The RNA shown here (Fluoride riboswitch aptamer (crcB RNA motif)) has 60 nucleotides and comes from a Chloroflexota bacterium.
[in-house]
RNA sequence: CUUAUUCUGGGCGAUGAGGCUCGCCGUAACCGUCGAACGACUAAUGGCCUCUAUUGAAGA
Numbered sequence: 001c002u003u004a005u006u007c008u009g010g011g012c013g014a015u016g017a018g019g020c021u022c023g024c025c026g027u028a029a030c031c032g033u034c035g036a037a038c039g040a041c042u043a044a045u046g047g048c049c050u051c052u053a054u055u056g057a058a059g060a
Stems, first nucleotide, its partner, number of pairs: 010025004016051006032041003
C1' cells in the first nucleotide's frame, strides 16, 4: 500500500439544526431561577464555531 473476513456504530447534558470537543447514563443520564400561590425573569451552547428564530442598539 492492496485484498479478504469478523465485530462495532446507542442515548443524555432547561426552547431548533450542523460540526468539533468534554462529561454523564444503560431505562438511566436529563427536566433553569424567584415565589405560599397567582405569576415573573434569563437562556436557542455542557463548552467552542456556524446557521435559523427571537430580543436590544446603531448605521445604510
The coordinates come from a structure-prediction model, not an experiment, and the mean pLDDT is 84. Taxonomically the source falls in Chloroflexota (Bacteria, Bacillati).